[in-house]
A computed fold for a 79-nucleotide RNA from an uncultured Desulfobulbaceae bacterium, annotated as c-di-GMP-I riboswitch aptamer. It matches the Rfam family "c-di-GMP-I riboswitch aptamer". Its family is annotated with cyclic-di-GMP binding in the Gene Ontology.

RNA sequence: ACCCGAUAAUGCCAAACCCAUCGCGAGGUGGGGGCGGAAAGCUAUGGAUCCGCUGGAUGCGGAAGGCCGAGCCACCGAA
Numbered sequence: 001a002c003c004c005g006a007u008a009a010u011g012c013c014a015a016a017c018c019c020a021u022c023g024c025g026a027g028g029u030g031g032g033g034g035c036g037g038a039a040a041g042c043u044a045u046g047g048a049u050c051c052g053c054u055g056g057a058u059g060c061g062g063a064a065g066g067c068c069g070a071g072c073c074a075c076c077g078a079a
Stems, first nucleotide, its partner, number of pairs: 004077002012037002017032006035066001041072003045069003049063005
């Protein structure tokens, strides 16, 4: 340094659900909450998923990314 990841340390994030609010919707934001997470950090690049147009989608426009990959960056240090 790489791999790896502990009933270690310091911190971090925050599922369901509830309240408020925005959106036709998927969902977003804020507060509470805490199931979990060693990239549950960033990008939104491939696929899958979800919503609207819609009766229908291979079309168009969106959503999410805590579904699987990809790229970039990063804290700690037992075995």